[in-house]
Context: one part of a larger RNA
Molecule: large-subunit ribosomal RNA, domain IV
Organism: Pseudomonadota bacterium
RNA sequence: CUCUCGCUAAGGAACUCGGCAAUCUCACCCCGUAACUUCGGGAGAAGGGGUGCCCCGCGUAGGGUAAACGGACUUGCUCCGCGAGCCCGAGGGGGUCGCAGUUAAGAGGCUCAAGCGACUGUUUAACAAAAACACAGGGCUCUGCUAAGCUGUAAGGCAAAGUAUAGGGCCUGAAGCCUGCCCGGUGCCGGAAGGUUAAGGGGAGGUGUUAGUCUCAGCUUCGGCUGAGGCGAAGCGCCAAACCGAAGCCCUGGUAAACGGCGGCCGUAACUAUAACGGUCCUAAGGUAGCGAAAUUCCUUGUCGGGUAAGUUCCGACCUGCAUGAAUGGUAUACCGACUUGAGCGCUGUCUCAGCGAGAGACCCG
Repeated sequence: CUCUCGCUAAGGAACUCGGCAAUCUCACCCCGUAACUUCGGGAGAAGGGGUGCCCCGCGUAGGGUAAACGGACUUGCUCCGCGAGCCCGAGGGGGUCGCAGUUAAGAGGCUCAAGCGACUGUUUAACAAAAACACAGGGCUCUGCUAAGCUGUAAGGCAAAGUAUAGGGCCUGAAGCCUGCCCGGUGCCGGAAGGUUAAGGGGAGGUGUUAGUCUCAGCUUCGGCUGAGGCGAAGCGCCAAACCGAAGCCCUGGUAAACGGCGGCCGUAACUAUAACGGUCCUAAGGUAGCGAAAUUCCUUGUCGGGUAAGUUCCGACCUGCAUGAAUGGUAUACCGACUUGAGCGCUGUCUCAGCGAGAGACCCG
């Protein structure tokens, strides 16, 4: 010097990102206990006092259990009475010892305010336990049973040996008060008149092939044969118009606890300022109730108030919301939280500022 412990004058968070860590507190009995509240809680709130041993009294008052005995009848593992024994056991008075009596060990520090999440739970096995997930409750939507949905090529299986008070999907997240406007876009649902539209049907027409036939040339045993070109039936193919063809899309309505969205400029009131009011442009509609420098505020340490001697944090307000806002829920909440933030009391080696001690290392000798 390092680690693990113990003690410490005076001060008591001055330490530090932050009281991190370590103290304090701690059991039982009694007294006492606020705001708030969903009347259950909050609450062990907070804050106080007591605790050993001996005697009064070989363990009291009181309580539990209950043998033997006695009685009753309904004769039973019955009931009633008395009650030995055993067990539990306050409260009061007096005395006594120590610095100290839950004498060692084990055993809450507390309060105030705010944010988030209602709560108990769950989670990143091995860097995250949370404000994340879940949750009861709420809503939308699908599904009538051979259900929807999922799975499998299929048979089949799960759903469910269930049946709309059931099952699936999605969102929200207790309870309280509430949940505004927009259907233009996207999605979903309904409609079926018109437009568009596939395979398929339909075949006008065209075309390929050639039996035949015509023209020309050559040859000929005059019967024809060969070659080139024109036309070209039937059959077999190919291309193919009109016309008839669904859903979908276009179209037409609905729907936002579907995905989502929720304006700008100018002027105006007996000082000034501001604008209840007016004008105008645009839009599907222009943000309602609430909340608001917020887990959201850039400017910003906004401004004012509180707390401090001094406060970029914190609390209460204001509203100029860069860029809040209503189940992507809004707001406010008692209880709860190894959550986050601020403040205080108590307490302390966290610190001023370090010292001493114990054990184990390091180091030296061997």